[in-house]
RNA sequence: UCCGGUGUAGCUCAGCGGUAGAGCGAUUCCCUGUUAAGGAAUGGGUCGUAGGUUCGAAUCCUACCACCGGAG
Numbered sequence: 001u002c003c004g005g006u007g008u009a010g011c012u013c014a015g016c017g018g019u020a021g022a023g024c025g026a027u028u029c030c031c032u033g034u035u036a037a038g039g040a041a042u043g044g045g046u047c048g049u050a051g052g053u054u055c056g057a058a059u060c061c062u063a064c065c066a067c068c069g070g071a072g
Base pairs, nucleotide, nucleotide: 001071002070003069004068005067006066007065010024011023012022013021018055026042027041028040029039030038048064049063050062051061052060
């Protein structure tokens, strides 16, 4: 320098054009002599950044950034 992959909740990941979700974790409550375990509920998101396409974009296109891998 070129090519490819990944980037979404605190963490690990799903979602592949039509209101952004799960597990774990967090908070509150129940249960218990206390903790753990168990049960219930709640909160948490500029979807890496900036543009474009579209009635509508996490999703498609372009550039850039970070990380990983490959080629030279």